[in-house]
Context: one part of a larger RNA
RNA sequence: GUCGUGGUUAAGGAACUCGGCAAAUUAGCUCCGUAACUUCGGGAGAAGGAGCGCCUCAAGUAGGUGAAUUUUUUACAAAAGGAGCCGAACGAGGCCGCAGUGAAAAGGCCCAAGCGACUGUUUAACAAAAACACAUGUCUCUGCGAAGUCAAUUAAGACGAAGUAUAGGGACUGACACCUGCCCGGUGCUGGAAGGUUAAGAGGAGGGGUUAUCCUUCGGGAGAAGCUCUGAAUCGAAGCCCCAGUAAACGGCGGCCGUAACUAUAACGGUCCUAAGGUAGCGAAAUUCCUUGUCGGGUAAGUUCCGACCUGCACGAAUGGUGCAACGAUUUGGGCACUGUCUCGACCACGAGCUCG
Repeated sequence: GUCGUGGUUAAGGAACUCGGCAAAUUAGCUCCGUAACUUCGGGAGAAGGAGCGCCUCAAGUAGGUGAAUUUUUUACAAAAGGAGCCGAACGAGGCCGCAGUGAAAAGGCCCAAGCGACUGUUUAACAAAAACACAUGUCUCUGCGAAGUCAAUUAAGACGAAGUAUAGGGACUGACACCUGCCCGGUGCUGGAAGGUUAAGAGGAGGGGUUAUCCUUCGGGAGAAGCUCUGAAUCGAAGCCCCAGUAAACGGCGGCCGUAACUAUAACGGUCCUAAGGUAGCGAAAUUCCUUGUCGGGUAAGUUCCGACCUGCACGAAUGGUGCAACGAUUUGGGCACUGUCUCGACCACGAGCUCG
């Protein structure tokens, strides 16, 4: 000189850094005091302040505990009683130190946003979260030998449930507040049954093979019954086609052109297409490409942040929309305090490394 762990540090105080990561600050008890907002519970230990040791008095006081004893309705009772023991504080005066929760233990705080309501759960061993769950809401199935599930020899049996639609299963949503628009053309589901199509099966027209027999130009030809190989019409369920319903089912929710007495814009009109053309609300957003959009705020200076605007590449209503107090080892921006994070290093302790054995 290097590394690890711990400690101190002038002046400055986040200039460090992706980021105050780490460290520091704060810290106990009593009293004072405490905002916006709010679901009136909270927020809240908000924030921000003051005091704290020891001795004397207060005072063996207040208070606590409660014996003996007494009374009564003689009871595992009640009432009275106060011995003994324990034992403060307010306040007043005094004493000491740099320092009195004298060591140790022992919240840093505030402001503004995103997400998720919350407490919970999770990737045992790189992720604790905005993911999962959740109470709430809705749809749907199920009438009981229920639906659904396990099992399987499509057995017995079991769960559901010693429950019975205010119950049980499945799906989505995710407290609460205000709401949840339009589309059933496609896919799915439910209902319908007139017509079309349609399997096995029924049916058996017709056709083929064989040949008793007959004919023959002796080559062959015709050919009943039986047997056999086929086989048309016709009848024939569900399904599909078809007709309806259904979106908190899967899902979807337009284009072009013109128009107002400055300009700009278009309440208005025309036209094409569609099942219907995105309503309320929100919006450069966990969503915005162009983009560091533009304006305002904060800074001396701000691709982040907050408030607006709307030109939404490509938000949008239970794949929920918009808000929201409280909550969060959550994410983002800012401030106060505080500090070796830094300017920029230094020193100390212990250990490792190093040297020797």
Background:
This is a predicted structure of a 357-nucleotide part of an RNA (large-subunit ribosomal RNA, domain IV) from a Melioribacteraceae bacterium. Model confidence (mean pLDDT): 87 of 100. The source organism's lineage runs through Bacteria, Pseudomonadati, Ignavibacteria, Ignavibacteriales and Melioribacteraceae. Rfam family: Bacterial large subunit ribosomal RNA. Its family is annotated with structural constituent of ribosome and ribosome in the Gene Ontology.